[in-house]
RNA sequence: GCAAACCCGUCGAGAGACGGGGACGCAAAGCCAGGGAUCCACGGGGAAACCCACCGACCGCCCGGCUGCCA
Numbered sequence: 001g002c003a004a005a006c007c008c009g010u011c012g013a014g015a016g017a018c019g020g021g022g023a024c025g026c027a028a029a030g031c032c033a034g035g036g037a038u039c040c041a042c043g044g045g046g047a048a049a050c051c052c053a054c055c056g057a058c059c060g061c062c063c064g065g066c067u068g069c070c071a
Base pairs, nucleotide, nucleotide: 001026002025006021007020008019009018010017011016024060030066031065032064034063035062036061038057039056044052045051046050
């Protein structure tokens, strides 16, 4: 410096995001969805219980790229 969980509000079909409160933690817990994993599933496919899964989400899950404080 950042800010988890949780709470309130807003947006979203949802995952989740944003704002406020709050701090579990973090040298990169700064930025990027390029790869993998995980999540959602309005709409789509299947005869269907339900299943599949585009789009989407997530970098504080991992890998990778760029940048990076004091000593």
The prediction has a mean pLDDT of 88. A computed fold for a 71-nucleotide RNA from a marine sediment metagenome, annotated as c-di-GMP-I riboswitch aptamer. Rfam family: c-di-GMP-I riboswitch aptamer. Rfam's curators write: GEMM was predicted in a large-scale screen for bacterial structured RNA regulatory elements.